[in-house]
Context: one part of a larger RNA
Parts: sequence; C1' cells; structure tokens
RNA sequence: UUGGGCGUAAAGCGUCCGCAGGCGGCCGUUUAAGUCUGUUGUUAAAUCGUGGAGCUCAACUCCAUCACGGCAAUGGAAACUGUUCGGCUUGAGUAUGGUAGGGGCAGAGGGAAUUUCCGGUGUAGCGGUGAAAUGCGUAGAUAUCGGGAAGAACACCAGUGGCAAAAGCGCUCUGCUGGGCCAUUACUGACGCUCAUGGACGAAAGCCAGGGGAGCGAAAGGGAUUAGAUACCCCUGUAGUCCUGGCCGUAAACGAUGAACACUAGAUGUUGGGGGAAUCGACCCCUUCAGUGUCGUAGCUAACGCGUUAAGUGUUCCGCCUGGGGAGUACGCACGCAAGUGUGAAACUC
Repeated sequence: UUGGGCGUAAAGCGUCCGCAGGCGGCCGUUUAAGUCUGUUGUUAAAUCGUGGAGCUCAACUCCAUCACGGCAAUGGAAACUGUUCGGCUUGAGUAUGGUAGGGGCAGAGGGAAUUUCCGGUGUAGCGGUGAAAUGCGUAGAUAUCGGGAAGAACACCAGUGGCAAAAGCGCUCUGCUGGGCCAUUACUGACGCUCAUGGACGAAAGCCAGGGGAGCGAAAGGGAUUAGAUACCCCUGUAGUCCUGGCCGUAAACGAUGAACACUAGAUGUUGGGGGAAUCGACCCCUUCAGUGUCGUAGCUAACGCGUUAAGUGUUCCGCCUGGGGAGUACGCACGCAAGUGUGAAACUC
C1' cells in the first nucleotide's frame, strides 16, 4: 500500500462557522467530456506465446503468425455521471399566526446568611477534636437584642425537568437580542450535505493592568497525630476566588460514541405544541409532531452492552488509529509576557 478499524482493546478534532474540494432531489430537452462500441494507424528488431522447419535429439537457430492491452485519429450509441435549456415541489429557505425556556448582553431592585463596627443586657468561659492543644476572652469574649457597613452567593420552587453549538446557564423586574418548536401551506424553486487550509467561541487554573476583598482558601506559620508526618485533623492565613479591560487555549472539554440523510417491532414515563372526541370547564381518553429518559424485538457486538436519541441496515463528506516503553519527550517551526501550547520523531529496549 491493499485490507481492517475508531463506546470500554490504538483510534471521533472541545464546539461551531465556512472558501477550495468531494458528494448531491423529481420530470423533460441538449450535448457527447466521462462511459460503451466499430474501423484505421501505431505499439522497432531480438525476446515471449502459437504453428512449422534445420542441426542424429535437445539446448540452439530459422520461417510464419496472433490475441489481449495502451495511445492517437475517425464513425456510432445515449441508459448512467457531467454539460445546456426549460419545468416541478417532497430537500432547503422565507412569510403569517401562535408558543415554551436558568439562551445571551446591559441596567435597576430584594431578602436570608456570614463577617465586621457601634451601642444595650450579661459573666467566665468560648472555640475546636477521636481526645487535645495552638487560638479568642475579666482591656468583658462566646451568647443575646438594636443599629450601621461590606463582599460574595441566590434556600424552598427544583424535576434522569428546561435552554444553548459546545464551554455553560438558576433571586426578582425592565430594556435590547439570538435560536427552537407547533400550525397554515401563501412565497422562492435544489438555493443542499460535508468540509483540508482558515476563522470564531471555548470550564477551571494561570498571566498583565486597574479596582475589590465578606466567606472560603494553594503557599506559609503554629497545634496535634506519628517511629517519622514536608500529609490526612485543628487554629491562623497570602495569592486566588469577585469586577473591568487584555492574554492563555487546555480538561475524564465524556455519551470516553464526528456531521447529514433515509430505512428497520413495540411498551412505558416526562417536557413543549397541534388535532379529535368528551365536558359547564380543567382533568381523563384517542391521535400527531418536536425534545428528553427507562425497558425491549430483529439485528449488531469479543463480551459488557447498543437497540427509531443505534453501537442495526445503507449513502456522502471530514477527522483519526497501526505493538509496549523511550514520549506527547528531543529537535525544528509557529503562537504566547510567561507558564506553556500546537505540530511531533529517532536511537535504544522488551
């Protein structure tokens, strides 16, 4: 390479957008590039194949001669792919009317708790643990009542419930704004799918500048435990955690499962719509879309398990894998303030 694979054995980019490229619905028409086919030319000689001949045979030599295939020219076919033109509505999108939502951004407001400050009451303890001690407290703590301040997070509702591409999103109100779903089937008429390179977003930690700092809390200090204890437990506590602006670009970024489309038994929850029947109405019941769970048939799987939300059956496109260690290392390059990230070997060894 061919081939085989990627939930857990090596392997799905963290997610999306998207140029090139690849692939692409139904009907008719055109063309003849791909495709199929006829003819002609060419494909040197030697060699090889087939038939024959000559050396006593053979090797060897000589004579005759093709087919397949390739390339080119030319003639034809027109189903499929491509091309041209025209049309269609199922894919895709738009419109109209509804609808659910912690989707995003900004502004305003709220209460509980915590800490702290001031004042009142009050007196000897509090705190902490397995037990203690460090620590706080007669300069009046802890407890309790009243008042003030600050920062961060939003109990109950809350739900294998909702929304978002993912990361993620939860007090209330207001403004701006993105997406979805359902119904109508009015409009456009294939406008689609995927996507190397590229771009955007991207938890936490970390970095830069300026703020902020209640609680928590790497580092650090102390007390314990222990043979030791650079830990687990306790008392403190800096960075950080929060905000604004900028970087970083990684995670068990997980469903360890790329995206899109089609097909292939059901049962039962739940969320958001529509229709029907019923009813005073809601519920209940039947049905149909869209999501989200559980169980399960066929099938698949090494097994576990998956099973209309597929890991089943197929098509298209992309990414990735190829024994363990060395190693996500070295070197080079790019990016970054740095930390480092991306790309990514070999010797050697088993």
Predicted 3D model of a 350-nucleotide part of an RNA (small-subunit ribosomal RNA, central domain) from Prochlorococcaceae cyanobacterium jk18x22bins.40.
It was read from a public genome assembly.
Model confidence (mean pLDDT): 87 of 100.
It matches the Rfam family "Bacterial small subunit ribosomal RNA". Gene Ontology terms of the family: structural constituent of ribosome and ribosome.